Predicted 3D model of a 73-nucleotide RNA (transfer RNA) from a Pseudomonadota bacterium. Its Rfam family is "tRNA". Its mean pLDDT, the model's own confidence on a scale to 100, is 82. The sequence was found in a public genome assembly. The source organism's lineage runs through Bacteria, Pseudomonadati and Pseudomonadota.
């Protein structure tokens, strides 16, 4: 310098054909226990990197832009 992937809770990570943002740990309260772990029940926690289009309506489509990866020089 070019191609490609990726980016959504605090952590890994689904999210279908555009219209509700979840899931497992984790962490808060209660319940149970001598405790403590586990177990049950509740319940916080989101700028869907970032900026613009489209569209009634966008995590999802589209341009760019910044971050990580990765593959050519």
């Nucleotide at each position: 310098g070019g191609g490609g992937a990726u980016a959504u809770a605090g952590u890994u990570c689904a999210g279908c054909u555009g219209g509700g943002a979840g899931a497992a740990c984790g962490c808060c309260u209660g319940c149970u226990u001598u405790g403590c772990a586990a177990g049950c029940a509740g319940g916080a926690g989101g700028u869907c990197g970032c900026c613009g289009g489209u569209u009634c309506g966008a995590g999802u489509c589209c341009g760019g832009c910044u971050a990580u990866c990765u593959c050519c020089a």